[in-house]
Predicted 3D model of a 109-nucleotide RNA (SAM riboswitch aptamer (S box leader)) from Bacillus zhangzhouensis.
Order: sequence, then C1' cells, then structure tokens
RNA sequence: UCUUAUCAAGAGAGGCAGAGGGACUGGCCCUAUGACGCCCAGCAACCGUUUCUAUUUUUAGAAAUUGGUGCUAAUUCCUGCAAAGCUGUGACAGCUUUGACAGAUAAGA
Repeated sequence: UCUUAUCAAGAGAGGCAGAGGGACUGGCCCUAUGACGCCCAGCAACCGUUUCUAUUUUUAGAAAUUGGUGCUAAUUCCUGCAAAGCUGUGACAGCUUUGACAGAUAAGA
C1' cells in the first nucleotide's frame, strides 16, 4: 500500500509521572478534584488454543481463555463529500435519513 470484516455494547475514585489531550478541518469537549504516557487491573473475543453440540467430510454454532493483538470520556464526540425527504427562502439555510470519503482495529496479501 491492497483485500475482507467490524466500529450505538463492554471495561478502575489503583500506582508512577507530570501538561497536555480528544488522527486531520471546523466545532464542542476532557484536563493540577491532575490529563497524555507507562505499570498493574479490567473489558472484549478479531486471530490462536481447549472443550462441547450438529455434520459423512468440509464446516457451522456454543462455552472457556494461561497465548498474539486490541480496547477501557463523550456513537469513530459531532462534522467535512453526495443523494433523498421535510421546513423556511431571493441566493440559500436548518433538520432527518442513507451512501461515500477519511480514520481506528483485526486477519490475510
């Protein structure tokens, strides 16, 4: 970089440390009642593993998890492009829904 899948659920008033952080835009937020980060703890179950059930096999489903990742403010915090619908309008604006784009994570190439 490409492909596929998922992104409305879940998860600590612990320790260290010390100022910034929420990808980017515009917003709006979190933060010395201490963020970000690291450790521990936890959540989940994408991959792996084990067990069970169904199946001729392939495989499918369920449970567990000492493994590999991931995650633990706010829907991927909202939004950025397009379409449709509704409302108001001179241009256009607002709201809702859907689809893209971008991003994150996993597995594969």

The coordinates come from a structure-prediction model, not an experiment, and the mean pLDDT is 82. Its Rfam family is "SAM riboswitch aptamer (S box leader)". From the family's description: The SAM riboswitch is found upstream of a number of genes which code for proteins involved in methionine or cysteine biosynthesis in Gram-positive bacteria.